This is a predicted structure of a 1701-nucleotide part of an RNA (large-subunit ribosomal RNA, half A) from a Halobacteriales archaeon. The source organism's lineage runs through Archaea, Methanobacteriati, Methanobacteriota, Halobacteria and Halobacteriales. It matches the Rfam family "Archaeal large subunit ribosomal RNA". Its Rfam clan is "LSU clan". The prediction has a mean pLDDT of 82. The sequence was found in a public genome assembly.
[in-house]
Context: one part of a larger RNA
RNA sequence: CCACUUGGUGAAUGGUUCGGCUCGAGCGCCGAUGAAUGGACGUGCCAAGCUGCGAUAAGCCCGGGGGAGCCGCAUGGAGGCUAAGAACCCGGGAUGUCCGAAUGAGAAUCUCUACACAAUUGCUUCGCGCAAUAGGGAACGUCGGGAACUGAAACAUCUUAGUACCGACAGGAAAAGAAACCAACAGGGAUGUCGUUAGUAACGGCGAGUGAAACCGACACAGUCUAAACCGAAGCCUUCGGGCAAUGUGGUGUAUGGACUGACUAUCAACACUAGAACUUCAACGUGAAGUCUCCUGGAACGGAGCGUGACACAGGGUGAAAGCCCCGUAACUUUGAUUAUUAUAGUGUGUGUCAGAACCUGAAUAGCGGGGGUUGGAAAUCCCUCGUGAAUACGGCAGGCAUCGAUCUGCCAAGACUAAAUACGUCUCGAGACCGAUAGCGAAUAAGUAGCGUGAGCGAAUACUGAAAAGAACCCUCAGAAGGGGGGUGAAAUAGGACCUGAAAUCAAGUGGCGAUAGAGCGGUGGGGCGCAAAAGGCCUUACGACGAACGAAUCAAGGGCGACCUUGUAGUAGGAGUCAUAAAGGAGCCGGUGUCCUGUCGUGCGUUUUGAAAAAUGAGCCAGGGAGUGUAUCUAUUUGGCGAGCUUAACCUGAUUAUCGGGGAAGGCAUAGGGAAACCAACAUGUCCGCAGCUUUCGAGCGAGGGACGCCGUCUACAAGGGCGGGGAGUCGAAUGGAUACGACCCGGAACCGGGCGAUCUACGCGUGGGCAAGGUGAAACGUGGCGAAAGCUGCGUGGAGGCCUGUUAGGGGUAUUGCCUUACAAUGCAUUCCCGUGACCCACGUGUAGGGGUGAAAGGCCCAUCGAGCCCGGAGACAGCUGGUUCCGACCGAAACAUGUCGUAGCAUGACCUCCAUUGAGGUAGUCUGUGGGGUAGAGCGACUGAUUGGGAGAAUCAACAUCGAAAGGUGUCGACCUCCUUGUCAAACUCCGAACCUACAGACGCCGUAGACGUGGGGAGUCCGGUGUACGGGGUAAGCUUGUAUACCGUGAGGGUGAGAACCCAGAGCUGGGUUAAGGUCCCAAAGUGUGGGCUAAGUGCAACUAAAAAGUAGUUUCGGGUCCAAGACAGCCGGGAGGUAAGCUUAGAAGCAGCAAUCCUCUAAGAAAAGCGUAACAGCUUACCGGUCGAGAUUUGAGGCGCUGAAAAUGAUCGGGGCUAAAGCCCACCCCCGAGACCCAGCCGCACCUUAACAGGUGAUCGUGUAGGUCGGCGUUCCGUUCGGGUGGAAGCACGGGCGAGAGCUCGUGUGGACCGUUCGGAAAUGAAAAUCCUGGCCGUAGUAGCAGCGUUAGUCGGGUGAGAAUCUUGAUGGCCGAAAGGGUAAGGGUUCCUCAGCAAUGUUUAUCAGCUGAGGGUUAGCCGGUCCUAAGUCUUAUCGUAACUCGAGUAAGACAAAUUGGGAAAUUGGUUAAUAUUCCAAUGCCAUUAUACAUUAAAAGCUGACGCUUUGGGGCAGAGUGAGCCGGGCCAUCGCCCGGUCGAACCGUCGAAAUCCGUGGAAGCCGUAAUGGCACGAAGCGGGUGAAUGUCGGGAUAGGGAAACUCACUUCAACCUAGAGCCCGUGAAAAGGCAAGUAUAAUGUCCGUACUCAGAACCGAAACAGGUGCCCAGGCAGAGAAAGCCAAGGCCUGU
Repeated sequence: CCACUUGGUGAAUGGUUCGGCUCGAGCGCCGAUGAAUGGACGUGCCAAGCUGCGAUAAGCCCGGGGGAGCCGCAUGGAGGCUAAGAACCCGGGAUGUCCGAAUGAGAAUCUCUACACAAUUGCUUCGCGCAAUAGGGAACGUCGGGAACUGAAACAUCUUAGUACCGACAGGAAAAGAAACCAACAGGGAUGUCGUUAGUAACGGCGAGUGAAACCGACACAGUCUAAACCGAAGCCUUCGGGCAAUGUGGUGUAUGGACUGACUAUCAACACUAGAACUUCAACGUGAAGUCUCCUGGAACGGAGCGUGACACAGGGUGAAAGCCCCGUAACUUUGAUUAUUAUAGUGUGUGUCAGAACCUGAAUAGCGGGGGUUGGAAAUCCCUCGUGAAUACGGCAGGCAUCGAUCUGCCAAGACUAAAUACGUCUCGAGACCGAUAGCGAAUAAGUAGCGUGAGCGAAUACUGAAAAGAACCCUCAGAAGGGGGGUGAAAUAGGACCUGAAAUCAAGUGGCGAUAGAGCGGUGGGGCGCAAAAGGCCUUACGACGAACGAAUCAAGGGCGACCUUGUAGUAGGAGUCAUAAAGGAGCCGGUGUCCUGUCGUGCGUUUUGAAAAAUGAGCCAGGGAGUGUAUCUAUUUGGCGAGCUUAACCUGAUUAUCGGGGAAGGCAUAGGGAAACCAACAUGUCCGCAGCUUUCGAGCGAGGGACGCCGUCUACAAGGGCGGGGAGUCGAAUGGAUACGACCCGGAACCGGGCGAUCUACGCGUGGGCAAGGUGAAACGUGGCGAAAGCUGCGUGGAGGCCUGUUAGGGGUAUUGCCUUACAAUGCAUUCCCGUGACCCACGUGUAGGGGUGAAAGGCCCAUCGAGCCCGGAGACAGCUGGUUCCGACCGAAACAUGUCGUAGCAUGACCUCCAUUGAGGUAGUCUGUGGGGUAGAGCGACUGAUUGGGAGAAUCAACAUCGAAAGGUGUCGACCUCCUUGUCAAACUCCGAACCUACAGACGCCGUAGACGUGGGGAGUCCGGUGUACGGGGUAAGCUUGUAUACCGUGAGGGUGAGAACCCAGAGCUGGGUUAAGGUCCCAAAGUGUGGGCUAAGUGCAACUAAAAAGUAGUUUCGGGUCCAAGACAGCCGGGAGGUAAGCUUAGAAGCAGCAAUCCUCUAAGAAAAGCGUAACAGCUUACCGGUCGAGAUUUGAGGCGCUGAAAAUGAUCGGGGCUAAAGCCCACCCCCGAGACCCAGCCGCACCUUAACAGGUGAUCGUGUAGGUCGGCGUUCCGUUCGGGUGGAAGCACGGGCGAGAGCUCGUGUGGACCGUUCGGAAAUGAAAAUCCUGGCCGUAGUAGCAGCGUUAGUCGGGUGAGAAUCUUGAUGGCCGAAAGGGUAAGGGUUCCUCAGCAAUGUUUAUCAGCUGAGGGUUAGCCGGUCCUAAGUCUUAUCGUAACUCGAGUAAGACAAAUUGGGAAAUUGGUUAAUAUUCCAAUGCCAUUAUACAUUAAAAGCUGACGCUUUGGGGCAGAGUGAGCCGGGCCAUCGCCCGGUCGAACCGUCGAAAUCCGUGGAAGCCGUAAUGGCACGAAGCGGGUGAAUGUCGGGAUAGGGAAACUCACUUCAACCUAGAGCCCGUGAAAAGGCAAGUAUAAUGUCCGUACUCAGAACCGAAACAGGUGCCCAGGCAGAGAAAGCCAAGGCCUGU
């Protein structure tokens, strides 16, 4: 590592079902007498939930049933009830808290007043006296309002659809309804519903689509009353009081018209009243047959064997397994009540009717018409609305699907009203099921609309099973133990132990087997081997000998051939050869097959999808289990099959029955039977001729010949005619199944969006109401005072003063600049740190309140409107639509594509054609290949002195022209060059050039080949898929090019495996049914690695190369090799060596010089064998050295040029290289030629399978050289799952399921054995489906890895340590000591919110980021005490109710009126303080001392009206002044200390009553001409200062309170500064800063009364909001010391904490 075993985890599977789902039948309202299947709260001995019930509370009373037990689910403890009849069931009654229409008023289920029908309506005796309404109900109904997505492949009319939804209202049904109807010359006779008409008429961008009616067949049936004419009080109603009535009560009367007049007839319709059944159905009950006989198994018999028995009862269920006869029931029968039933029926009253006359009546802003709309199938011809207009009167009117006029005919009589049944639905009751069986079926089998989530509307789970019976484990041991474990016991079973039936998989542990630390991976297939297993379900295997034996096929030897490798012939088609058969042969029982594992040879890149192409570094899946996607209806169409057949068939409905199935009826209607035509209209071969398949016959010549074909003829339309179109010689129709189409959600999942109705301003935006907040410091506006100047206006110095969208500011508070810091699975879904901005204002905050979704709000960013905003959230329309993505589940057989064309708002789609498939039909030819013939074609190539066009050089010639040069005086000439022309020669081109011209392609014909009667070719029909293609080769277009793009042809991939090419979709070979044997192909043969280190030649030295494609170019090369040409050479080449290389002359010129060699110009001559007026080097110039050139020596080729082969240079890429590797050099490289061998699924052979065909009744058999790949797709045949019918069976002597094994089948699968399990299960033939999973970022559950990992270590600023205690156990609990932290908080008090968290005891499974003996945790008990604290009262912004109005309507909206509500912090407001006390409460209890209101009594008082108060901004300033703090002193206590002394703490004491009391103001007096005065402004003869008096403040002073209390004791005084509290000014405003209740104005004393609600605790680094014991957020109040400007920073006090766990 793999497998198994034993266990765990887990909850699949199987079995079960008190639950669902669907259908059928029944039945169908409740409520002010207070309803709801509405709720709250209670209610039990113990009681949390459900159920029941209601203070009479799991119940009370009565009647009936019932008959021994009972006190719900719920089985416990305790205690009761019941033969005086309980429990339980049915019926009736009583009680029935509070909310709810909710109804005296208000209010979130409670309160207040004091007794109320609140509101609306009717009547009324005018009294809420008598009545009524409201609200609810699952769907159904009527009326009113009325979308959008969607469809139209866009979209606007249209459609979706009068749907969803909203509003109002009704009933058990509703609605409709008794013709101003329908029809058509015949008739019917209210309405509704079903069938049909009919997808018809009709409407319609005449698109998509929409879409009736009558007739007919059925169900069910039912008809009445008025207004008026006429009469005129003759009455009517009544609660008995009365009311109505000449504006007419009553009578009459209503289309078959009536009234009226006359005549006739006789009691039937209808109405009203009275009496009143039954069948049926339902409910509580009752009676109800027959074995519990024997034996066996078993825990148990209902099983097996044997013997009985009932049945108008063998439906079903239960009982310890499977029961007619054990129990309950069942068939049948009986009683009472209800229902049927306002019924049938009967009675009483009224009165129906016929004829004739006459002409009185019969519903008006109506009928009709016009304009504009809506609606409908309604078209000119539906119905309705609105504005306008506007009749007639029975001699009349309306209708008869266009209008007008005239006339006829038919039907009917509008403008008043009522009306059962047939019909719809399902809250409810009962029944049933080819429905589901716990991831299913309702969301809900269980505390289910529960838990939980959300502010709210709303959203919304999971969880079934011990056993026959609890017999639910006594007792013992262990343990800190009520945990857990071990014994023991019960039971058939405990691996049935409550986490309980079965108990799979993923997965975990241990054990066993095999393997294992040199080893590289699609995890396997296949061959061989080692070890282990092997009871059953399988039985052969090995060796040997022999026989037969296909393809294929040796060796040896001999002969012959080849340079050689080797070959040929014979031996020999011999030996061999897959396999088959045989043997009393030998061997093998763990033996063979098998199985587990390991090793080894060999082959091999998962699965699905999307794609031209996937192993892909494209996409999906962590794993397992369960769930998970082509279904149903209607219509059409085709096929198959069945019935009947010129016919076929029913629908609704009726009826029978064994009652949803089935039998009988039912032809209304449909399709067919005749077509043509737009229509009017007209209207066809029951066969004339020929051919001919199958078939029949045959005298084998042929004949006949259904169906079929070709003619002819006919019908009709068109048409002058001719011609043409469609049709004609009878086959349909109704079922069932299957394929397909269309409409519906339509195979499944998936949008962003659109619309409707609701819910949200606890976040946030803005407004409104009521309140609150801002340390400290700075600056110094106006104004004023005063000095100066000035004639004045005024200016100015100094001071006072205290303005400001002023300044500083880490005050508080608000904000959020930068670090683009930290954090970023965070402390935090916006935090932390530092830094920064504002901080008297357009400032900040709290509470209350308003604005709502195409809407709000917005100092405006598309910002914000509950973590959601370029249109919130929730539910609904809804399964919106999606030409787009993904997924789509068992096996096999036959055939088998397209990625093209045309059209398309069309190119991601679709339709048609092409291509595929299947069926039918027809009946004889067809044709991809090859060859030949006859035509067609103009490409490749080639050519251009053959055109068109382009394009070299040279030569010759001639005329002309131009230029130049030249000659000439000129005319003119000559020359050169160029252009043009002609000829010759030389060199080149073309897709749109061709004098030519193939291969090749193509048409037709013939021949061969191939296919075809085993049915080709064709024709018709059903079903598709496909319309992204790609690569190679050849030929093109575009492009510098491309693994580029776009064409044509073809092959291949796609849809194709196998062999080769290292590996590779399409390159080479080759088209794979399965198994085995053989032979070859491509390609190979040194080793990896099968076959040659093969043969004969040559080349390469570069590792070139060993690469078909998969690399190289221009250019270069005395590398080497091969083949040519030229020249020189025995008269001696080439090279080397030896020698010569001279003279005129240093030539001339130039030059300073110039001598062969600076330069210019020239470049002669001589001697020679040869030697330059010099080809180089060199010198200043010479010199010098070479060379050319010549001679000698040597002795054979030399030199030059061209072409070919193989090499070499040219040659640069990113992590380490490489020919596949090793490696290779007369090769293992390259070229040429050759020989053997290897090598595929190809080919050959054997056996088998399938398919096709033949044959056959079928099986068997035969034939197949010319059948066997396959994606999309078509066709065909099977396997399995659940249920139903049927046949035959199995099962406690062990079913299903599960686990592990054996066997069978090509496969889906089937079957057998053992174990587990403990009650059901299968087979056959048919039928019906929620019928098969590996994938959908699928759904649900479980589990693994990650991983013993991250983390538990997170803040700039705290912190612990030691000792004692408790305890099984202590870093964490407690306690002491010590150390430390906060201190404008981390202290104290509160509001909101929370809701018991408070306190005590007992605990530690969970919670607590560790621990825990602890706790805001668990369990039990306890705890909140008010006249004077708050609510209660008042009014605010605002809200509600009623009335009224709006609206189609309302749960909607609005002003007004009336009424009510609206503030617990922090608006207004009658009244309390101190001390003590509890484990937990206190302004609440207790003690003491007070105060208020009301009432009563007593005393006093007599009050008019008006008024005042409550009652209010911002800034700034003065005065008074408590607490606190500070300073100084005294006293008390304590500490240090030898003393002096120093230090620390304390030194208290309320409300209330009385008293004093400033400012201000008033009065008196006074009388200032410049005084008085302030912080400042200021004041004054309209009276200043001064003096006196009145009113008048504090939580202020003093006294009492208090010989209360408190303290161990002392229990005093002075000063300073002064929050609170009181009081008085000034300034500012385009801002002027609530209301009401209440109070004042008349009291004193005594007594009584003062209900109800809140009150615990927390108020936050753990009780609130943030999912949490979360570094965030959250309003108000208190404010010590040092030093300081300070509420800054720092340190400390009180107090708290070390758990910002």